[in-house]
RNA sequence: AUGAAAGCAAGGGGAGAGACUGCAAGGAUGCAGCGCCGAAGGAGCAAACACAAUUAGGGUGUGAAUCUCUCAGGCAAAAAGACUCUUGCUCGA
Repeated sequence: AUGAAAGCAAGGGGAGAGACUGCAAGGAUGCAGCGCCGAAGGAGCAAACACAAUUAGGGUGUGAAUCUCUCAGGCAAAAAGACUCUUGCUCGA
C1' cells in the first nucleotide's frame, strides 16, 4: 500500500560578507595588497562504544552537526549555494 523512510530527475524558495586599492585591459578575469563570510566541497572534535593495560593515571581506534577551522569556495548582478517545498520515477515499511 490512495505507499513510510531512502535514492534519482525537473522546477521553485534560499543567507552571509569590500561594486575595496593598485597595475594590465572595455567587462568577466590575472597579479599584488589589506579587510571579511560560511550554507558547495574538505578538515577537526563531544558523549558513547570497542581494544589493550591493571585496580591508578593515562593510550589507541570508531565517532555527529547548521559547532569549530577557513585549505578550497565566496564578498554588486550573474553563476554557485547547505537546507527545504512540489511533481514524477525507483524501491517497498
The RNA shown here (Glycine riboswitch aptamer) has 93 nucleotides and comes from Halalkalibacterium halodurans C-125. The coordinates come from a structure-prediction model, not an experiment, and the mean pLDDT is 81. The source organism's lineage runs through Bacteria, Bacillota, Bacilli, Bacillaceae and Halalkalibacterium halodurans. Rfam family: Glycine riboswitch aptamer. Rfam describes the family as follows. This family represents the bacterial glycine riboswitch. Rfam links the family to the GO term glycine biosynthetic process.